[in-house]
RNA sequence: CAGGUUGGUCAGACGGUCGCGGCCUGUGAACCAGGUCGAGGAAAGUCCGCACUCCAAAGGACAAAACGUCGGUUAAUUGCCGGGGCGGGGAAAUUUCGCAAGGAACUAACCUGCCGGAUCAGGGCCACAGAAACAAACAGCCCGGUUUACCGGGUGAUGGUGAAAAGGUGGUGUAAGAGACCACCGGCAUUCAUCGUAAUAUGAAUGGCCAGGCAACCCCCGUUUGGAGCAAGGCUAAGCAGGGAUGAUGUCACCUAUUGGUGGCUGGAAGCUGUCCGUUUCCAAAUAAUCCCGGGUAAGCUGCCAGAGCAAUUUGGCAACAAAUUGCCCAGAUAGAUGACCGUCCAUGGUUGGAAUAUCCAUCCAGGACAGAAUGCGGCUUAAAGAUCGACCUGGGGU
Numbered sequence: 001c002a003g004g005u006u007g008g009u010c011a012g013a014c015g016g017u018c019g020c021g022g023c024c025u026g027u028g029a030a031c032c033a034g035g036u037c038g039a040g041g042a043a044a045g046u047c048c049g050c051a052c053u054c055c056a057a058a059g060g061a062c063a064a065a066a067c068g069u070c071g072g073u074u075a076a077u078u079g080c081c082g083g084g085g086c087g088g089g090g091a092a093a094u095u096u097c098g099c100a101a102g103g104a105a106c107u108a109a110c111c112u113g114c115c116g117g118a119u120c121a122g123g124g125c126c127a128c129a130g131a132a133a134c135a136a137a138c139a140g141c142c143c144g145g146u147u148u149a150c151c152g153g154g155u156g157a158u159g160g161u162g163a164a165a166a167g168g169u170g171g172u173g174u175a176a177g178a179g180a181c182c183a184c185c186g187g188c189a190u191u192c193a194u195c196g197u198a199a200u201a202u203g204a205a206u207g208g209c210c211a212g213g214c215a216a217c218c219c220c221c222g223u224u225u226g227g228a229g230c231a232a233g234g235c236u237a238a239g240c241a242g243g244g245a246u247g248a249u250g251u252c253a254c255c256u257a258u259u260g261g262u263g264g265c266u267g268g269a270a271g272c273u274g275u276c277c278g279u280u281u282c283c284a285a286a287u288a289a290u291c292c293c294g295g296g297u298a299a300g301c302u303g304c305c306a307g308a309g310c311a312a313u314u315u316g317g318c319a320a321c322a323a324a325u326u327g328c329c330c331a332g333a334u335a336g337a338u339g340a341c342c343g344u345c346c347a348u349g350g351u352u353g354g355a356a357u358a359u360c361c362a363u364c365c366a367g368g369a370c371a372g373a374a375u376g377c378g379g380c381u382u383a384a385a386g387a388u389c390g391a392c393c394u395g396g397g398g399u
Base pairs, nucleotide, nucleotide: 001395002394003393004392005391006390007389008388009387010386012345013344014343015342016341017340018339020038021037022036023035024034025033026032040370044381045380047379048378049377050376051375052229053228054227055226059277060276061275062274064225065224066223067222068221069083070082071081072080073079084115085114086113087112088111089110094105095104096103097102116220117219122218123217124214125213126212138159139158140155141154142153143152144151145150167185168184169183170182171181172180186210187209188207189206190205191204192203193202194201233302234301235300236299242293243292244291245290246289250265251264252263253262254261255260266284267283268282269281270280271279309328310327311326312325313324314323315322316321346368348366349365350364352362353361354360355359
């Protein structure tokens, strides 16, 4: 320098005029004036996880759901970071085929899928084809029945089917065969050693253990999970009209009791937002309790922005992240403010002309995407025009 890959940052700048919302000041309630602050990297989708709030400080069992390699990180997660195993992709480089155009293979950085259990639970399924999809004999081979047919038995060595059919090669063996046995190779399991926190990796020994796959079918094992949500919830104000339904027709004890009170049991209702148990509250004849229908209100304050906050520096860590120091205050609207116009300039695109032509200069025109807070925060996903700064890999050139 070229090509490939990947991560971060920014999200037009300045000035003027008019306008909008919050806060502060002006004796300040209103108007007004001045000052000051006023969207995002995704404010979005609402897919995960928290904070916060209420339900009963929410106990147990079952059900249901989610997750599942190892280690770390965090307030927390199905997130993030780093590692492991098995795959897939990935270049003008490399190799190779070709006269060539071009093709193929292999990989670099890098991107990416999967990962508990099917050899100690059990059930189920495996299209079509095939005799057979799990403990199988269609053809073939071998033996027997005196036999060309036919029957009985043996055989996974041969053929055929299929995505998948008894680990492979050679030998021993046998009627024919077969891990039936042996040697080597491959896989699996167990044990030991070594590096490692671990997953794992490497090596050795032992065992013929070698009859499959699917757990995104049920299931089993492990971990986690109560529900509803800021229209949560709290305070104030305002306002209205009531109606209906429900069951026990109790019991025992005590007392300062006699149309009373307290407690236990029993029963009923409600909360416990999948079910049951347990538990709490209320009630047991009443102006109660619970439920249903109907009616009223639709206003203000609060929650609500000083926070897992932001920035810089340093330290620890490969990193995610953590800690320390210093500085800063950075939207809180409620039908919802954060806008519009003008001027100059910039990125970028185009026209025309010129030059020393992968560019530069001049000229005129256009002009920056996706998008817009509504309790807050962390992640994920999706949307998107550009600019800019790195890092890694491959190749070439120079010193």
Predicted 3D model of a 399-nucleotide RNA (Bacterial RNase P class A) from an Anaerolineales bacterium.
It matches the Rfam family "Bacterial RNase P class A". Clan: RNaseP clan. Rfam's curators write: Ribonuclease P (RNase P) is a ubiquitous endoribonuclease, found in archaea, bacteria and eukarya as well as chloroplasts and mitochondria.
The coordinates come from a structure-prediction model, not an experiment, and the mean pLDDT is 76.
The source organism's lineage runs through Bacteria, Bacillati, Chloroflexota, Anaerolineae and Anaerolineales.
It is recorded under the gene name rnpB.